Predicted 3D model of a 519-nucleotide part of an RNA (large-subunit ribosomal RNA, domain I) from a Planctomycetota bacterium.
It matches the Rfam family "Bacterial large subunit ribosomal RNA". Rfam links the family to the GO terms ribosome and structural constituent of ribosome.
RNAcentral holds the full RNA, with entries from ENA.
Context: one part of a larger RNA
RNA sequence: GGCACAUGGUGGAUGUCUAGGCGCUAGAAGGCGAUGAAGGACGUAGAAGGCUGCGAAAAGCCCGGUCGAGCUGCCAAACAAGCUUUGAAGCCGGGAUCUCCGAAUUGACGUACGCUGAAUACAUAGGCGUACGUGGCGAACGGUGGGAAGUGAAACAUCUCAGUACCACCAGGAAAGGAAAGCAAACGCGACUUCCCUAGUAGCGGCGAGCGAACGGGAAAUAGCCCAAACCGUCGGCCAUGUGCCGGCGGGGUUGUGGGGCCAGAAACAUUUGACUCGAUGCAAGCUGAACGUAUCUGGAAAGUUCGACCAUAGGGGGUGAUAGUCCCGUAGGCGAAUGCGUGAGAGUCAAUAUCUGGUACCCGAGUAGGACCUGACACGUGGAACCGGGUCUGAAUCUGGGGGGCCCAUCCUCCAAGGCUAAGUACUACCUAGCGACCGAUAGUGCACAAGUAGGGCGACCGAAAGAUGGGAAGAACCCCUAUAAGGGGAGGUUACUGAACCUGAAACCAUGUGCUU
Numbered sequence: 001g002g003c004a005c006a007u008g009g010u011g012g013a014u015g016u017c018u019a020g021g022c023g024c025u026a027g028a029a030g031g032c033g034a035u036g037a038a039g040g041a042c043g044u045a046g047a048a049g050g051c052u053g054c055g056a057a058a059a060g061c062c063c064g065g066u067c068g069a070g071c072u073g074c075c076a077a078a079c080a081a082g083c084u085u086u087g088a089a090g091c092c093g094g095g096a097u098c099u100c101c102g103a104a105u106u107g108a109c110g111u112a113c114g115c116u117g118a119a120u121a122c123a124u125a126g127g128c129g130u131a132c133g134u135g136g137c138g139a140a141c142g143g144u145g146g147g148a149a150g151u152g153a154a155a156c157a158u159c160u161c162a163g164u165a166c167c168a169c170c171a172g173g174a175a176a177g178g179a180a181a182g183c184a185a186a187c188g189c190g191a192c193u194u195c196c197c198u199a200g201u202a203g204c205g206g207c208g209a210g211c212g213a214a215c216g217g218g219a220a221a222u223a224g225c226c227c228a229a230a231c232c233g234u235c236g237g238c239c240a241u242g243u244g245c246c247g248g249c250g251g252g253g254u255u256g257u258g259g260g261g262c263c264a265g266a267a268a269c270a271u272u273u274g275a276c277u278c279g280a281u282g283c284a285a286g287c288u289g290a291a292c293g294u295a296u297c298u299g300g301a302a303a304g305u306u307c308g309a310c311c312a313u314a315g316g317g318g319g320u321g322a323u324a325g326u327c328c329c330g331u332a333g334g335c336g337a338a339u340g341c342g343u344g345a346g347a348g349u350c351a352a353u354a355u356c357u358g359g360u361a362c363c364c365g366a367g368u369a370g371g372a373c374c375u376g377a378c379a380c381g382u383g384g385a386a387c388c389g390g391g392u393c394u395g396a397a398u399c400u401g402g403g404g405g406g407c408c409c410a411u412c413c414u415c416c417a418a419g420g421c422u423a424a425g426u427a428c429u430a431c432c433u434a435g436c437g438a439c440c441g442a443u444a445g446u447g448c449a450c451a452a453g454u455a456g457g458g459c460g461a462c463c464g465a466a467a468g469a470u471g472g473g474a475a476g477a478a479c480c481c482c483u484a485u486a487a488g489g490g491g492a493g494g495u496u497a498c499u500g501a502a503c504c505u506g507a508a509a510c511c512a513u514g515u516g517c518u519u
Stems, first nucleotide, its partner, number of pairs: 001518009015504001016469002020440002022437006029429002031137002039101003042055003046079001049075003061095006070083003108134009141172001142170005152159001156206001182189002193220005203211002224421003227365001231251008239242001256399001258364003261360006272352007282341003286335003292308002295306001297304001309326002311315001317329003370394007380406001401416005456463002476503001479491004
């Protein structure tokens, strides 16, 4: 020096654990904001810092309720000074206070009304005031306006990716859509939305890559309505004084077996809906809630073992010195609100609402439908390319009317555009409540189980960690000794314990000591 074994050191793997995550189910909720939000800054306690709470009335003030003996939040113990059965602290509800920044506003915009008021007489623009509204934030879901590229096509340009990502605007608890100018096919259906099939079919496609329906069937849920016009009345305005025109309001009217108006006649009091009032029930504190033994053994400790009992609408779960139905909190079951919020079963009152026959030919949504050119969107890339939307130029008809049925024409069928509203079924989950998991268990699971969007980095946009575990209980080691000494160690004491705070377990690499073998 090497090898082996032993004992230690170092180190922090492994095992066990969970305070935190992840995914999902059900319910509830789906907003907050000029009555100043979200988010911050700075303060605020007897006491320095961080977190939490709060706001110069500052870990709080007042009132109501609940609870019942302790309390003055956490890291974080002690001290000081206090509060409290005249009911504190805690919890729930309501109220008060609520610095500064932040939409941040002594503002801007919109609507209505009023007052003023130019060029320019009336007027208009403009100005001023009052009232009401808007503004900003927020996870996804939604509608609309814009709108890529990497990629694929084994290159690439049409095409694809994809109307995706992203940007902007706007809204709601959902949004959108929606009561046929729809489909269909010679039979018929009967708003919309979503799902399953139809079907990777019919088709589209440098007929490449790829894209990709509908009819029809099944299911969920169901709900239908209101205007404009004709006509009648009323009020106001205008000048071209007329049986005028225009505007406001009220009645009327709402349809495609065409409907309505007007005129004449007949019949009729039913049905459904809406508004208002009362109102069962729910949520936000709580309350009650069964049943074992200082038996035995082991142990530091019994909930384990053995023995003998008991409850159960409760043997979900958690805690307690190891594994507890009967020790504690609870659980099943039952009960509960002064106040606030939500729901609105059910009851009452009031209001609105319907038809038939004959005639007449007054009305039935106009720069619209349609056309031409150019486009977009339809599964459909210009194709035979309809239907739907847009730009430019044109431009009808009023039921003897008009649109559609995939060029176009005829026959036939079907439906009434150019106004509007509409629950449910559908999408999503930031937040709340309850529960679940062949999900993770500290290099995992969120980036974060810890002072985490912290420390730190970057001019900035932004990037972004590491870091959990003494013990049942601090009983956290009085006192003595060594010593270079705020270290470390040896005793003592405490502990079941080499659990000693760099603290559960404590692997390996690596280091040391001892013993043996070997050179």